Annotation:
c-di-GMP-I riboswitch aptamer from Sporomusa malonica, 86 nucleotides, folded computationally. Its Rfam family is "c-di-GMP-I riboswitch aptamer". About the family: GEMM was predicted in a large-scale screen for bacterial structured RNA regulatory elements. Lineage of the source: Bacteria > Bacillati > Selenomonadales > Sporomusaceae > Sporomusa.
RNA sequence: GUGAAUGUUUGGCAAACUUUUUGAAAAAAAGGACGCAAAGCUAUGGGUCUAAAGAUUAUUUGAGCUAUGAUUGCCAGGCUGCUUUG
Numbered sequence: 001g002u003g004a005a006u007g008u009u010u011g012g013c014a015a016a017c018u019u020u021u022u023g024a025a026a027a028a029a030a031g032g033a034c035g036c037a038a039a040g041c042u043a044u045g046g047g048u049c050u051a052a053a054g055a056u057u058a059u060u061u062g063a064g065c066u067a068u069g070a071u072u073g074c075c076a077g078g079c080u081g082c083u084u085u086g
Base pairs, nucleotide, nucleotide: 002086003085004084005083007082012036013035017031018030019029020028021027022026034073040079041078042077044076045075046074047071048070049069054065056063057062
């Protein structure tokens, strides 16, 4: 440098759901474990969610469009990393 394996290593993270707060999506904290060997970091590409602002249409309420917002526990890329072993 690289391939593989384990997760009882008294280790790490924490889905659904519940409560509180804020929110458009969603996030944070507490409880809780479905899972995770990068479920550590990063919105770079694609996907997904939302539509405040914007513009279109209608003009009484509205309707569809749009990311610059959100998501890394949707996928890929980039950076870093514990234990055992070839």
The prediction has a mean pLDDT of 77.